Source information: This is a predicted structure of an 84-nucleotide RNA (transfer RNA) from a Clostridia bacterium. The coordinates come from a structure-prediction model, not an experiment, and the mean pLDDT is 81. The organism belongs to Clostridia, within Bacteria.
């Protein structure tokens, strides 16, 4: 220097011909059980606002395509492979 892979909540990790984002599990918090505990069952669990329903945002960064983008396309960053 040249080409290829990855990158998604706190952590594994799905969403694959463009069409409800965070399934499903690990932690983690709140209940139930229990004399108490563990196991086991129910609920919640991205950030910002909000007292709340709610709204806005949000898939490494940053623009572009589209009536929509984790998905396409450009560039850059970061970690690995390959050729030189």
């Nucleotide at each position: 220097g040249g080409g290829g892979a990855u990158g998604u909540g706190a952590u594994g990790g799905a969403a694959c011909u463009g069409g409800c984002a965070g399934a499903c599990g690990u932690a983690g918090c709140g209940g139930a059980c229990u004399c108490a505990a563990a196991a086991u069952c129910c609920g919640c669990c991205g950030a910002u606002a909000g007292u709340g329903a709610u709204a806005u945002c949000g898939u490494g960064u940053g623009g572009g395509u589209u009536c929509g983008a984790c998905u396409c396309c450009c560039a850059c960053c970061a970690u690995c492979c390959c050729c030189a």